[in-house]
RNA sequence: UAGUUAUCAAGAAAGGUGGAGGGAAUAGACCCUGUGAAGCCUUAGCAACCCUUAAUUCUAAUAUUGAGAAGGUGCUAAAUUCUACCCGUCCCAAAUUUGUUUUGGGAUCUUUUGAUUUUUUCGAAAGUGUAUGGGAAGGAUAACAG
Repeated sequence: UAGUUAUCAAGAAAGGUGGAGGGAAUAGACCCUGUGAAGCCUUAGCAACCCUUAAUUCUAAUAUUGAGAAGGUGCUAAAUUCUACCCGUCCCAAAUUUGUUUUGGGAUCUUUUGAUUUUUUCGAAAGUGUAUGGGAAGGAUAACAG
């Protein structure tokens, strides 16, 4: 250090120093912060990627599950703070060559509850991050590696 693989809505603090920024980047939003930001030091904690260990499988390699936390690491506000890119499903509008079409907009979440075809669908109320429908891109971390 280009890259590969895996994971990323969980979890976890205080003191000293410092003195105005920070939340990756572009843009937009929103949030934290003189009730002290970033950085640095100390101690503590969280996690289980590497690691240690047991079992199962495979028999060439490996893969899965459980336990552990000495060591290597990372982390300890908010989902990777959110969105922006693509696709799916439903609804509305417009256009239209009337086609299984095109364009634009909105919705897609959680809890409670009523009806219902009771695995479903529709409605109502409340809530907040307006969403976990799916994927990509970018990012972070670990291991490997040219």